[in-house]
Context: one part of a larger RNA
RNA sequence: CUGGGCGUAAAGCGCGUGCAGGCGGUUUGGAAAGUUGGAUGUGAAAGCUCCUGGCUCAACUGGGAGAGGUCGUUCAAAACUUCCAGACUUGAGAGUGGUAGAGGGAGGUGGAAUUCCGGGUGUAGUGGUGAAAUGCGUAGAUAUCCGGAGGAACACCAGUGGCGAAAGCGGCCUCCUGGACCACUUCUGACGCUCAGACGCGGAAGCUAGGGUAGCAAACGGGAUUAGAGACCCCGGUAGUCCUAGCUGUAAACGAUGUGAACUUGGCGUUGGUGGGUUUAAAUCCAUCAGUGCCGAAGCUAACGCGAUAAGUUCACCGCCUGGGGACUACGGCCGCAAGGUUAAAACUC
Repeated sequence: CUGGGCGUAAAGCGCGUGCAGGCGGUUUGGAAAGUUGGAUGUGAAAGCUCCUGGCUCAACUGGGAGAGGUCGUUCAAAACUUCCAGACUUGAGAGUGGUAGAGGGAGGUGGAAUUCCGGGUGUAGUGGUGAAAUGCGUAGAUAUCCGGAGGAACACCAGUGGCGAAAGCGGCCUCCUGGACCACUUCUGACGCUCAGACGCGGAAGCUAGGGUAGCAAACGGGAUUAGAGACCCCGGUAGUCCUAGCUGUAAACGAUGUGAACUUGGCGUUGGUGGGUUUAAAUCCAUCAGUGCCGAAGCUAACGCGAUAAGUUCACCGCCUGGGGACUACGGCCGCAAGGUUAAAACUC
């Protein structure tokens, strides 16, 4: 070095971009580095294997032969890998014409509802609960009508529907902007795949500065419950939740399933295209591409289950695991304003 694994037993980095590295389509010619064969040199002694001697045997030991290599030199081969030169179009990309979409950023705008404020009507309760009480209310509440203010979120449509790399994205309009899919097969001609490190994005909570604050609501206060109640229930209520700029960098960041490619019976939905048949037009039907679901052949699996969106059959590359606890810890390094994050042991113990 060679092993077995990673949906649920330990194990897929939260997600992407991507340098180095690894791997790489079809075909012609050349080179001959890898590769293969021959020759030759060397591979000390001891050791190893075989043959044969010596100690009474053996261990031990003498002699002979052989094996033993990421080796050197040289000759040759050219299938595969590699390199050089040329060609190709299926991979990849571009172009043209279309399509769908809560993809992202900025600005504007709309209605419903809650709360608050002003006014009208109106009078004794209201609110809340399992039942109550705290609370609010004769200084006129609750209820109801009109007007105003302000913040946050967008009912119905809404869908195992759509978009996005993931986190995530939902009123409407405008501007800027990314990606995907389909058709044509017009162009380039392998330009590709993966990716240690690096860089970027990254829910919620939290942090810094400035704003904002309707509702909700950690902490906190009160009322209940209870043996107690630090809770569950009720009345209040501040950070926070919202915006701008920056930081944090973690989640059951989950499909607990890395990315890319190829191959392998089927059935039923659904979303976006395209072609065809039919129709006045549609609906419906057939084929096909891309997504998204359910059920299932073979196969796989410890079972559950997975099953063309594989956990089937293979290939390329990366990450990770190696008994439980100690330990998502200590120490050290790096990062952070802090909270802390990341990398990550050992003693001991079962």
Molecule: small-subunit ribosomal RNA, central domain
Organism: uncultured bacterium